[in-house]
Transfer RNA from Ruminococcus sp., 74 nucleotides, folded computationally. Its Rfam family is "tRNA". The coordinates come from a structure-prediction model, not an experiment, and the mean pLDDT is 82.
RNA sequence: UGGCGGAGUGGAGCAGUUGGUAGCUCGCAAGGUUCAUACCCUUGAGGUCGUUGGUUCAAGUCCAACCUCCGCAA
Numbered sequence: 001u002g003g004c005g006g007a008g009u010g011g012a013g014c015a016g017u018u019g020g021u022a023g024c025u026c027g028c029a030a031g032g033u034u035c036a037u038a039c040c041c042u043u044g045a046g047g048u049c050g051u052u053g054g055u056u057c058a059a060g061u062c063c064a065a066c067c068u069c070c071g072c073a074a
Stems, first nucleotide, its partner, number of pairs: 003072006011026004020057001028044005050066005
C1' cells in the first nucleotide's frame, strides 16, 4: 500500500429489535435534608447521532463515498 469484519449516539460508559420527531446509569448544577460534608429525595442543563450526499411524507436506523479507531488474513 491493497483485502475482509466490527465500532463511532450529551463529560464518561452504553441502549435505541419492524424507519415514526433520542433514552438509561454515573458525573455536573440548583434546591430539599444535615451543625456540616456524604448518602438520600426533587428539578434542571448538556447530544440535532463521525462527515457529505442519496432514498422516503418521515432516517440514529436503509443505500453510497470518505474520515477515525479496533481486530483478522496476507